The prediction has a mean pLDDT of 83. A computed fold for a 74-nucleotide RNA from a Candidatus Parvarchaeota archaeon, annotated as transfer RNA.
[in-house]
RNA sequence: GGGCUGGUAGAUCAGUCUGGCAGAUCACUUCGUUUGCAACGGAGAGGCCCCGGGUUCAAAUCCCGGCCGGUCCA
Numbered sequence: 001g002g003g004c005u006g007g008u009a010g011a012u013c014a015g016u017c018u019g020g021c022a023g024a025u026c027a028c029u030u031c032g033u034u035u036g037c038a039a040c041g042g043a044g045a046g047g048c049c050c051c052g053g054g055u056u057c058a059a060a061u062c063c064c065g066g067c068c069g070g071u072c073c074a
């Protein structure tokens, strides 16, 4: 330098192919249960989806450019 692949909640990851309300689990807060803790059950908070631009009525999703990581080739 080139090919492929990944970047979404505090953490690990779905969702992208086929555009249409941003999700799961753990963690966190709170309530119930307990003398108390854990476990269990209920509820809640938490993400302008890596950055910039474009297409579209509408973009995490499609297109272009860039940044960072992984892997392969040279």
Stems, first nucleotide, its partner, number of pairs: 001073007010026004020057001028044005050066005

Rfam family: tRNA. Gene Ontology term of the family: triplet codon-amino acid adaptor activity. It is annotated as a transfer RNA. It was read from a public genome assembly.